[in-house]
Molecule: c-di-AMP riboswitch aptamer (ydaO/yuaA leader)
Organism: Anaerolineae bacterium
């Protein structure tokens, strides 16, 4: 000097998951589910069906496991609907990442009144141009 790790503070990211208070909890904000009807629209048929979420769909292959065998299961890879980030906002370009998981339990279309639930968890970015707006300083 550079890099890495750990700790603290600040700033920020995904997400509804934040704020306040008299703080075993309560309230507000935000988010989800259930739930009529004229009518319209949507959906189901046990091969169950449905919800949250961006997380759907297709192709390839078959490591590997079970099995006497037939066969069954399956890590993975390449794309993709869709979604996020690059330190306020918008537009364009460029770059990069995700494209999971989980819940209900035979049951729920939309839906006013009404009823009900959640308010977690996990992390660390440092591109460019233009536009508009805002703040500060000087005269």
């Nucleotide at each position: 000097u550079a890099c890495a790790a750990c700790u603290g503070a600040a700033c920020g990211c995904c997400g509804a998951a934040c704020c306040u208070g008299u703080c075993g909890c309560a309230g507000g904000a935000c988010g989800g589910g259930g739930g009529a009807g004229u009518g319209g629209a949507a959906a189901c048929a046990u091969c169950g069906g449905g919800g949250c979420g961006a997380a759907u769909c297709g192709c390839c292959a078959g490591a590997c496991c079970g099995g006497a065998g037939a066969c069954g299961g399956a890590a993975g890879g390449c794309g993709u609907a869709g979604g996020g980030c690059g330190c306020a906002u918008c537009u364009u370009c460029c770059g990069u990442c995700c494209g999971a998981g989980u819940c209900c339990g035979u049951c729920a279309g939309c839906u006013a009144a009404c009823c009900u639930c959640g308010c977690a968890g996990g992390c660390g970015u440092c591109g460019a141009a233009g536009a508009a707006c805002c703040a500060g300083g000087c005269c």